[in-house]
Context: one part of a larger RNA
RNA sequence: CCACCCUGAAGGAACUCGGCAAAUUAACCCCGUAACCUUGGGAUAAGGGGGGCCCACCUACCGGUGGGUGACACAAAAUAGGGAGUAGCGACUGUUUACUAAAAACACAGGACUCUGCAAAGCUGAAAAGCGAAGUAUAGGGUCUGACGCCUGCCCGGUGCUAGAAAGUUAACAGAUGGAGUUCGUUUACCCGGGCUCCUGACCGAAGCCCUAGUAAACGGCAGCUGUAACUCUGACGGUUCUAAGGUAGCGAAAUUCCUUGUCGGGUAAGUUCCGACCUGCAUGAAUGGCGUAACGACUUCUCCACUGUCUCCAGGGUGGCUCUA
Numbered sequence: 001c002c003a004c005c006c007u008g009a010a011g012g013a014a015c016u017c018g019g020c021a022a023a024u025u026a027a028c029c030c031c032g033u034a035a036c037c038u039u040g041g042g043a044u045a046a047g048g049g050g051g052g053c054c055c056a057c058c059u060a061c062c063g064g065u066g067g068g069u070g071a072c073a074c075a076a077a078a079u080a081g082g083g084a085g086u087a088g089c090g091a092c093u094g095u096u097u098a099c100u101a102a103a104a105a106c107a108c109a110g111g112a113c114u115c116u117g118c119a120a121a122g123c124u125g126a127a128a129a130g131c132g133a134a135g136u137a138u139a140g141g142g143u144c145u146g147a148c149g150c151c152u153g154c155c156c157g158g159u160g161c162u163a164g165a166a167a168g169u170u171a172a173c174a175g176a177u178g179g180a181g182u183u184c185g186u187u188u189a190c191c192c193g194g195g196c197u198c199c200u201g202a203c204c205g206a207a208g209c210c211c212u213a214g215u216a217a218a219c220g221g222c223a224g225c226u227g228u229a230a231c232u233c234u235g236a237c238g239g240u241u242c243u244a245a246g247g248u249a250g251c252g253a254a255a256u257u258c259c260u261u262g263u264c265g266g267g268u269a270a271g272u273u274c275c276g277a278c279c280u281g282c283a284u285g286a287a288u289g290g291c292g293u294a295a296c297g298a299c300u301u302c303u304c305c306a307c308u309g310u311c312u313c314c315a316g317g318g319u320g321g322c323u324c325u326a
Stems, first nucleotide, its partner, number of pairs: 001321008010312002014310001019307001028050004036041001038147001052069007070074001082305004087300002089297002094106002110145007122131003148292004153222003158219002160215005168209002178199008223241005250284001251281001262278005
């Protein structure tokens, strides 16, 4: 000097991003226990009390009651929850980045849509074949949501999917017609006809597209300007433009709010955080689910009690190591 450990006056979070770390608490018995609640919980809530040894009595032989007695200390050592309140997120127990992330991420029971009638759909494979399944729509696959409670509004114009089929468009097949070349025949020759070859491509022609409908717990979307009430302000009301339709219930400076430390209230002597409101939502919003919610959480925020060397402000001791000196 370093590491680990122990102790500490007075104060007690003043430390710090943050009580990180440490301390407190702790097992058993008795008393007692709030809001809230899905009536199961919350709960070891919280908060108190007890204990050694000796004698007597009672006893179902676990123990109980009374009396006495020694200590600073009797669960006498060791092992053994700190607690309470508030809000966010996720219902929960679980799962995860083996070696920087354990979470609000994933999963989940539950909900919904959709496909699939069995040689099922779907998946693997070149095929045979296999899984699905020795199952059969109360089954199996896919997608989204994510307990529970109350709910889940409007838009089908675009994209997708499903259904439809009149017209339009349209491939191969087929090859009408026309043109060109060549050869043969006829012919003096031109024409014409036959064969072969090249080109042209009438008519016919499925799905698809176009078209007509449906469908949003399919992908998605859910406006602007302006006037108006007998103070002012505001605008229930009106006008106008555009749209497929113009955001409903709920929630809201929010894990979403730029301006912003918004404004008001609470808590503090003092609060960019926190809690309760307001609504002017830059840019909330309903299974990309909305809003609540008891219980749960090595999650995140704020506060309080207890406790402490975190700190004011450091000191002493122990063990081990390293370095230097004699």

Notes:
RNAcentral holds the full RNA, with entries from ENA and SILVA. A computed fold for a 326-nucleotide part of an RNA from Planoprotostelium fungivorum, annotated as large-subunit ribosomal RNA, domain IV. Model confidence (mean pLDDT): 87 of 100. Its Rfam family is "Bacterial large subunit ribosomal RNA". Rfam links the family to the GO terms ribosome and structural constituent of ribosome.